[in-house]
RNA sequence: ACAGCCAAAGCCAAACCUGUCGUGAGGCAGGGACGGAAAACCACGGGUCUUGAAUAAAGAUAGCCGGGUUGCCUGGU
Numbered sequence: 001a002c003a004g005c006c007a008a009a010g011c012c013a014a015a016c017c018u019g020u021c022g023u024g025a026g027g028c029a030g031g032g033a034c035g036g037a038a039a040a041c042c043a044c045g046g047g048u049c050u051u052g053a054a055u056a057a058a059g060a061u062a063g064c065c066g067g068g069u070u071g072c073c074u075g076g077u
Stems, first nucleotide, its partner, number of pairs: 002075003005076001011036002016031006034063001040069003044066003047061005
């Protein structure tokens, strides 16, 4: 670098519930496990969503897709 069918060691944690912050989308913490080989990090491009009278403007989402950066295990078929 390539691959993720198999094995093992660990890792993360959707829905839902509780607390808390936010007008909101949602964030954080605890419980919980549907899933995940980047479900680690970055709003750069597209999408979706929120606030807004709005095509202004400001936000949310990295577990929607692409891109960038870093990275665990195995090399048995």